This is a predicted structure of a 111-nucleotide RNA (SAM riboswitch aptamer (S box leader)) from Sporolactobacillus shoreae. NCBI's taxonomy places the organism under Bacteria, Bacillota, Caryophanales, Sporolactobacillaceae, Sporolactobacillus.
């Protein structure tokens, strides 16, 4: 990087540096000098691994536990961005659901 295949409505500090941007991208619409990013440190998490326990021939499955590899720590992936449906409006448009949709993250496997 590119393919494949799980999840994305919970959760996580009144720390320290740091100094103005951030929430992939576009419309929106929030955050933020009562302090953005990023860096320490601190938390959350059961995705992979190890351990423990349960089923138990074995194996597969389930439960736990932050040792180890990531991940994350406003707002439903903030909210639309394809298709369908339902409602209200003359009509532009508006609310409201559903999807194996399109975009992204984040893990695990492959090349």
């Nucleotide at each position: 990087u590119u393919c494949u295949u799980a999840u994305c409505c919970a959760g996580a500090g009144u720390g320290g540096c740091g100094g103005a941007g951030g929430g992939a991208c576009u419309g929106g619409c929030c955050c933020u000098a009562u302090g953005a990013a990023g860096c320490c440190c601190g938390a959350c998490a059961a995705c992979c691994a190890g351990c423990a326990c349960u089923u138990u021939u074995c194996a597969a499955u389930g439960u736990g536990u932050a040792u180890g590899g990531u991940g994350u720590c406003a707002a439903u992936u903030c909210c639309a961005g394809g298709a369908g449906c339902g409602c209200a409006g003359c009509g532009a448009u508006g609310c409201g659901c559903u999807c194996a949709a399109a975009a992204g993250a984040u893990g695990a496997g492959a090349a």
Rfam family: SAM riboswitch aptamer (S box leader). Gene Ontology term of the family: regulation of gene expression.